[in-house]
Molecule: THF (Tetrahydrofolate) riboswitch aptamer
Organism: sheep gut metagenome
């Protein structure tokens, strides 16, 4: 100079939730965790809680217990595969 994770992010498939609005996204406080092989570590990440403004697609069949079941919808969870990114930042090791 250069490798290397842990993640990220999209796309596909499954099984699941909601569709009687939770979830997702967003702002704000609070604690807390994690970050190449070792150390440290933020105003970045994550994640729990609390608040706060915002805010959705549903339709068909069956049945008649207010339930199933299908087609869809959700910036939805989860697990798998595939694709690209890839330590914020230093110090030290490795080649």
């Nucleotide at each position: 100079a250069g490798a290397g994770u842990a993640g990220a992010a999209g796309u596909c498939u499954g099984u699941g939730c909601g569709u009687c609005a939770a979830g997702u996204g967003u702002c704000g406080g609070c604690u807390g965790a994690a970050c190449g092989g070792g150390g440290a570590g933020u105003u970045g990440u994550c994640a729990g809680c609390c608040g706060g403004a915002c805010g959705a697609a549903a339709a068909g069949a069956c049945a008649a217990c207010u339930g199933u079941c299908u087609u869809g919808c959700g910036g939805u969870a989860c697990a798998g595969a595939c694709u690209u990114c890839g330590c914020a930042u230093c110090c030290c090791g490795c080649u």